[in-house]
Molecule: Lysine riboswitch aptamer
Organism: uncultured Lachnospira sp.
């Protein structure tokens, strides 16, 4: 440079369902209330509010996203995942998406802790632990022992 393989749910996406998020979040009335609100979260402006903010409570309507399970399709085997750097979107910061840039992880799975989470679910690092690819070395064999994906097989 082509091809290819790893598998106790290999990776990653789109849709559909569903459960959860929640009888909250808003909204609508009433009532308390009495100056402050304007969406993570700090500031900035504007705006709204004594014709009554903001909170609480009552009745009645009553959600989404984001994550998560099925199923079904496409994409693949650095698939991908994270961490950090710089962009770009924002009124600005910062979140957070996206896009690059580099670091680190072979694969999943079970487990303690931490983080994230509305969650005790799911996810992420981390560390242990057995397993399983696949190379290398030892060994007749069964196996042992270490290595990384910049590997590994074919050509």
């Nucleotide at each position: 440079g082509u091809a290819g393989a790893g598998g106790u749910c290999g990776c990653g996406u789109u849709g559909c369902u569903a459960a959860u998020c929640a009888g909250u979040a808003u909204c609508a009335u009433a009532a308390u209330g009495g100056a402050u609100g304007u969406u993570a979260c700090g500031g900035a402006g504007a705006c709204a509010g004594a014709u009554g903010a903001a909170a609480u409570u009552a009745u009645g309507a009553g959600a989404a996203a984001g994550g998560u399970a099925g199923c079904a399709g496409c994409g693949c085997c650095g698939a991908a995942g994270u961490g950090a750097g710089u962009g770009u979107u924002c009124c600005c910061g910062a979140a957070a998406a996206c896009a690059u840039u580099u670091g680190c992880u072979g694969g999943g799975c079970g487990u303690a802790a931490g983080g994230u989470u509305a969650a005790u679910a799911g996810c992420c690092u981390u560390g242990c632990g057995a397993c399983u690819g696949u190379c290398a070395u030892c060994g007749u064999a069964a196996g042992a022992u270490g290595g990384a994906g910049a590997g590994c097989u074919a050509c």